[in-house]
Context: one part of a larger RNA
């Protein structure tokens, strides 16, 4: 891993409620006690407990009674039957749906591993160095000292056993729950080791050349048993079917924030009876978008101009003046969440009407109290975020079915159930693809469409404005484009063209005191301006709105930013009182189920009636396993059981026939549970 099997809302007890029942102003026993036909049944047993009257601290008094002087006024009463079992459910206490800690705390067992200690034993080839002493010789006055012997020191040298464990490498479901080989480090020492003994877990305990290391493959507190089913607001599981309703992810509180209590939503009964909603009038307050500057603040220019600051003047007073600065006040234009002179729409509150089906209360039972995207209004952040927060609506959450290629939250639409029937939504109609190359019109040339800004640009279409212009435009050719004068100043030079200053005047058709290159500077070319040549009824120049395109445009496997093919429309815009296709949406046709309604008053029958996705989680109705009573049946002419086939029911599942098989089993009713498995790293077993 499968497959079998097992495997979790149970049981007492005190209360609520529903509902069935017995009795009834009552109602009921308990313990215990007899008797019988003894897993019980029948009696007795009236303590006790709930009703039946309250009120008041209480004496007390009582349909009243307390407060009170009170006959006042006011609170609580007086008015509605209980109470005794049984059923379901829930709630409090027990382990209380089942597994699941890591701890805590008592009370033993451990030093055969290991740590230190104690008592007795045991063991260290071999090789080397050669300390102190000693003796001899030398040597000194004598010591000292030297050499030469001798000696045999030492946590001494090298190095096996033995012990250790530095490298490496293999081993990593091993040969082994720490090894194996290799390289190492002690190896007369604080050495190794054999036996036996001792010290011990809450007085934080023993040993510790100390690492929180050892303490029997367990150690920041050993192990066994016991409290023990500790405790778990946490995490996993939690077993048959249908039907009928359907949440919530919000407030407030919380040693509270992933718990939990009220309250809000959901449901079950039963009451109430127009309250509930939705639309159209009607009447209501508001200070919110806008908007405005009247206030409160902010905030531009300009006008006037008080002050103030410069400057002339002045013994002082005072006076004139200003490119400065400037209240007030005027004019214009503007800004505001915590301005408001205004002010809507919505929203909310009333009432009438109408439409629909809700609303309210009391009572059992709830789940929720991590929400999540999308429109709109806001705040917080960068008018960032698939971001956080808040309002208000939809969806999803708990919703399938069409459409966006695929895509919880988007757009359509809400699946009772059947079937090879129609018609619609969104969205779509060349092929992949059902449906039109369906009408008219003009756009884009960029595969824009099919990804993006600032900006940028003789693209291209539409508008509308102001110049020229047959008295010859714009372009392009020919031809001029002069003199004063090289203007003055600067300057080394400045001659139209380095720079300041001025920018006249003549001759003219026209010609700058020069527009752009050019020289050192002249020189040269050239524009401005004029003539001529040409000839635009649709020319030309200029700014300017406004469609559609163009650049701007670089990322990671592989085209890859229409879903593809492909498409010049099969691409955007605008047309059309032409058609299609398209869903589990409506229709039609047929079956079913719940509420209602009407008729029957046996539970059916009828309706052109409404309804009938659904998590959690309320409620109803069944299926099925195991046993009890009781009725009634099967069964060797073959029960249960397994096995395979037919049928049958709306569903859990019934039910026949064959074959096994070889003795029990089944229906109806009651009544009771060890009743239902695919999950819990679920427990056992077998493979």
């Nucleotide at each position: 891993g499968c497959c079998u099997g097992c495997g979790a809302g149970u049981u007492g007890u005190u209360g609520g409620u529903a509902c069935c029942g017995g009795c009834a102003a009552g109602g009921u026993u308990a313990a215990g006690u007899g008797u019988c036909u003894u897993a019980g049944a029948c009696a007795c047993g009236g303590a006790g407990c709930c009703g039946g009257a309250g009120g008041g601290a209480a004496a007390c008094c009582g349909a009243g009674u307390c407060c009170g002087a009170a006959u006042a006024g006011g609170g609580c009463g007086u008015c509605a039957a209980g109470u005794c079992g049984g059923u379901a459910u829930u709630a409090g206490c027990a382990g209380a749906c089942c597994c699941g800690a890591a701890a805590c705390u008592g009370c033993g067992u451990g030093a055969u591993c290991u740590a230190g200690c104690c008592a007795u034993g045991g063991c260290c080839a071999g090789g080397u160095u050669g300390a102190a002493g000693u003796g001899u010789u030398g040597g000194u006055a004598a010591c000292a000292c030297a050499a030469c012997a001798u000696g045999g020191a030492g946590g001494a040298c090298c190095g096996a056993a033995c012990u250790c464990a530095u490298u490496g490498a293999c081993g990593u479901u091993g040969a082994a729950a720490a090894g194996u080989c290799u390289c190492g480090g002690g190896a007369u020492g604080a050495g190794c080791u054999g036996u036996g003994g001792u010290u011990a877990g809450u007085c934080c305990g023993g040993u510790g050349a100390a690492a929180u290391g050892c303490c029997a493959a367990u150690c920041g507190a050993a192990c066994g048993c016991a409290g023990a089913g500790a405790u778990a607001g946490c995490u996993g599981g939690u077993u048959c079917u249908c039907c009928c309703c359907g949440a919530a992810a919000u407030g407030c509180a919380u040693u509270u924030a992933g718990g939990u209590g009220c309250a809000g939503c959901g449901u079950u009964a039963c009451g109430c009876g127009u309250u509930g909603u939705u639309g159209u009038c009607a009447g209501g307050g508001g200070g919110u978008a806008g908007a405005g500057c009247a206030c409160u603040g902010a905030a531009u220019g300009g006008g006037c101009u008080a002050g103030g600051g410069g400057g002339c003047c002045u013994a002082c007073c005072a006076g004139c003046u200003u490119a400065c600065c400037g209240a007030c006040c005027c004019c214009a234009a503007c800004c505001a969440a915590a301005c408001u002179c205004c002010g809507a729409a919505u929203a909310c509150c009333u009432g009438a009407c109408a439409a629909u089906a809700a609303g309210c209360g009391u009572a059992g039972c709830a789940g929720u109290g991590a929400g999540a995207c999308g429109g709109u209004g806001a705040a917080g952040g960068c008018u960032a975020a698939g971001c956080u927060c808040c309002a208000u609506c939809g969806u999803c959450a708990a919703a399938a079915g069409g459409a966006a290629a695929a895509c919880a939250g988007u757009c359509c639409a809400g699946a009772u159930c059947g079937a090879c029937a129609g018609c619609u939504a969104a969205g779509g109609g060349c092929c992949c693809u059902a449906a039109a190359c369906a009408u008219a019109g003009a756009u884009u040339a960029a595969g824009u469409g099919u990804g993006a800004a600032a900006c940028g640009a003789u693209g291209u279409g539409a508008g509308a404005u102001c110049g020229c212009g047959u008295a010859a435009a714009c372009a392009g050719c020919c031809a001029g484009g002069a003199g004063g004068u090289u203007g003055g100043c600067u300057u080394g030079g400045a001659a139209g063209c380095a720079g300041c200053c001025a920018c006249c005047c003549u001759u003219u058709a026209a010609a700058a005191a020069g527009u752009g290159c050019g020289u050192a500077a002249u020189a040269g070319c050239u524009u401005a301006c004029u003539g001529g040549c040409c000839g635009a009824a649709u020319g030309u120049g200029a700014a300017u709105u406004u469609g559609c395109g163009c650049g701007g445009a670089a990322a990671a496997u592989g085209u890859a930013a229409g879903g593809g093919g492909g498409c010049u429309u099969a691409a955007g815009c605008u047309u059309c009182c032409u058609c299609c296709c398209g869903a589990a949406g409506c229709u039609a046709c047929g079956g079913g189920a719940u509420c209602c309604c009407a008729c029957a008053a046996g539970a059916g029958u009828g309706g052109u009636g409404a309804u009938c996705g659904g998590u959690a989680g309320g409620g109803g109705a069944g299926c099925g396993u195991c046993g009890u009573a009781u009725a009634u049946g099967c069964g060797g002419u073959g029960a249960a059981g397994c096995c395979a086939a037919a049928g049958c029911g709306g569903a859990a599942g019934c039910c026949u026939u064959g074959g096994u098989g070889g003795a029990g089993c089944g229906u109806a009713u009651u009544c009771g549970a060890g009743u239902g498995a695919g999950a819990a790293u679920g427990c056992a077993g077998a493979c």